[in-house]
């Protein structure tokens, strides 16, 4: 340097152009002598950055940062 894949909640990952979800932790609440487990509730996100394309973009497109891989 070139090519591929990636960046979404604190942590792992969903979401094939039409209002961003779930587990998992953390937070209160119930159970219980207490703890932990169980239940249950709410929170929690400028989708990695800047333009573009569209009536509407996490998804498409174009540049750049960052991380993995592969070649030289």
């Nucleotide at each position: 340097u070139g090519c591929c894949a990636g960046a979404u909640a604190g942590c792992u990952c969903a979401a094939u152009g039409g209002c961003g979800g779930a587990g998992c932790a953390a937070g209160c609440g119930g159970c219980u002598g207490u703890u932990a487990a169980c239940c249950g509730c709410a929170a929690g996100g400028u989708u990695g950055u800047g333009g573009g394309u569209u009536c509407g973009a996490c998804c498409c497109c174009c540049a750049c940062u960052c991380u993995g891989g592969c070649a030289g």

The prediction has a mean pLDDT of 83. The RNA shown here (transfer RNA) has 72 nucleotides and comes from Coleofasciculus sp. FACHB-501. RNAcentral records the identical sequence in 8 taxa. Its Rfam family is "tRNA". RNAcentral holds the sequence, with entries from ENA.